[in-house]
RNA sequence: UCGGGAGGCGAGUGUGGAUCGCGGCCGGGCAUGUCCCGGUCGAGGAAAGUCCGGGCUCCACAGGGCAGGGUGCCGGCUAACGGCCGGGCGUCGCGAGGCGACGGAAAGUGCAACAGAGAGCAGACCGCCGAUGGCGCCCUCGGGCGCACAGGCAAGGGUGAAACGGUGGUGUAAGAGACCACCGCGCGACCGGAGACGGGAGCGGCACGGCAAACCCCACCCGGAGCAAGGCCGAGCAGGGACGAGGCGCGGCCCGCGCCGUUCGAGUCCCGGGUAGGCUGCUAGAGGCGCGCGAGCAAUCGCCGUCCCAGAGAAAUGAUCCCACCCCGCACCGUCAGGAGCGGGGGACAGAACCCGGCUUAUUCGCGUCCCGACCAG
Numbered sequence: 001u002c003g004g005g006a007g008g009c010g011a012g013u014g015u016g017g018a019u020c021g022c023g024g025c026c027g028g029g030c031a032u033g034u035c036c037c038g039g040u041c042g043a044g045g046a047a048a049g050u051c052c053g054g055g056c057u058c059c060a061c062a063g064g065g066c067a068g069g070g071u072g073c074c075g076g077c078u079a080a081c082g083g084c085c086g087g088g089c090g091u092c093g094c095g096a097g098g099c100g101a102c103g104g105a106a107a108g109u110g111c112a113a114c115a116g117a118g119a120g121c122a123g124a125c126c127g128c129c130g131a132u133g134g135c136g137c138c139c140u141c142g143g144g145c146g147c148a149c150a151g152g153c154a155a156g157g158g159u160g161a162a163a164c165g166g167u168g169g170u171g172u173a174a175g176a177g178a179c180c181a182c183c184g185c186g187c188g189a190c191c192g193g194a195g196a197c198g199g200g201a202g203c204g205g206c207a208c209g210g211c212a213a214a215c216c217c218c219a220c221c222c223g224g225a226g227c228a229a230g231g232c233c234g235a236g237c238a239g240g241g242a243c244g245a246g247g248c249g250c251g252g253c254c255c256g257c258g259c260c261g262u263u264c265g266a267g268u269c270c271c272g273g274g275u276a277g278g279c280u281g282c283u284a285g286a287g288g289c290g291c292g293c294g295a296g297c298a299a300u301c302g303c304c305g306u307c308c309c310a311g312a313g314a315a316a317u318g319a320u321c322c323c324a325c326c327c328c329g330c331a332c333c334g335u336c337a338g339g340a341g342c343g344g345g346g347g348a349c350a351g352a353a354c355c356c357g358g359c360u361u362a363u364u365c366g367c368g369u370c371c372c373g374a375c376c377a378g
Base pairs, nucleotide, nucleotide: 001374002373003372004371005370006369008367009366010365011364013324014323016322017321018320019319020318022042023041024040025039026038027037028036029035030033044349048360049359051358052357053356054355055354056226057225058224059223068222069221070220071219072218073087074086075085076084077083088102089100090099091098092097103217104216108215109214110211111210125157126156127153128152129151132150133149134147135146136145137144138143165183166182167181168180169179170178184206185204186203187202190199191198192197230280231279232278233277239271240270241269242268243267246260247259248258249257250256287307288306289305290304292303293302294301295300325346326345327344328343329342330341332339333338
């Protein structure tokens, strides 16, 4: 310099100004309202998907089992997790690193399309041999040659994702772990490690192929529903009980009239459940911040200080202009540190609804760190 790997951080325009708006809370005003004035607070890194996990609430629940679901190398973190951190093994990469449902296939059942002779205690299409037996020819009767019928073989070819170890040799009629050496594989005393696992003297001719995101087996975990949870209050109508002969309207009184009642009970009072509705749950919390101190490789934990930061109901948090800031383009000055100017743009994903920890997905701009490889120079 070029090419790559990993993991972060900041902002998501602004305690800026002006004008016009919106919601919650607090205070004030009087004209008591869907009012006015002042103060204060007012979305996100994912508030999203609702995929996991928990808090909280109600219901259920002696214990154990069955069914069902989930998780699945080891250790740690955590309220918990299918999350995170560290490690092991496998695999890909020259490497930094990436990826892995990564328990069990010597408990059982099952599956393997197509191709292929044969796909699981396998098999013989081409091929090799034909020692032995058979057939034919020759013959000096000892045998020799040929055929490939029986039969032997699995080295070579071929099929396949996968064909019952590999290479070399011995051996043989041809062959074959049949035998030998090395490699691989299995078992493995013992050693290291907290563990996953690693190393491994020695032993074994080689068995025990693959698939469990197939059933299954093993180990561990899981009760259900959700803030429309749940709690308190509670009109109206209907119901029950007591009293009860009157009650109501025609603006105050009397008369009068009208309506509803006096067995079917107007009206008044009381009662329980509870609808509409209201209040609560509701936001101070596994909370934020400090580049605080300490423990730890880390995830994380402890301590100290400080802050209060939407609470809501189908639901507010907005719009315009200026300035600042950032980005892009153009050209200027310069003592190459920088300075100042003009024009354009500020885009994307998205919208709290009981709360929290994750994961995943969507998405705009900027900054910086560590590491690997190649080449060049010193």

A computed fold for a 378-nucleotide RNA from a Longimicrobiales bacterium, annotated as Bacterial RNase P class A. Its mean pLDDT, the model's own confidence on a scale to 100, is 78. A source record names the gene rnpB. Lineage of the source: Bacteria > Pseudomonadati > Gemmatimonadota > Longimicrobiia > Longimicrobiales.